[in-house]
Molecule: transfer RNA
Organism: Candidatus Harrisonbacteria bacterium RIFCSPHIGHO2_12_FULL_48_16
RNA sequence: GGACGGUUAGCUCAGCGGUAGAGCAUUCGCCUUACACGCGAAGGGUCGCAGGUUCAAAUCCUGCACCGUCCACAA
Numbered sequence: 001g002g003a004c005g006g007u008u009a010g011c012u013c014a015g016c017g018g019u020a021g022a023g024c025a026u027u028c029g030c031c032u033u034a035c036a037c038g039c040g041a042a043g044g045g046u047c048g049c050a051g052g053u054u055c056a057a058a059u060c061c062u063g064c065a066c067c068g069u070c071c072a073c074a075a
Stems, first nucleotide, its partner, number of pairs: 001071007010024004018055001026042005048064005
């Protein structure tokens, strides 16, 4: 330098045009003598960044950044 994959909640991930979700974690309640387990609820998001397309973009297009794998070149 080139190809491909990835970036979404604190963590692991889903969602592939039409109001952003799950599990775990956190907080509160119930339960318990108490803790854990279990049950219920709540909080938590500029969807990596910037543009474009569209009535509407996490989703499609372009550029950039970062992470990973492979290839090439050099040493």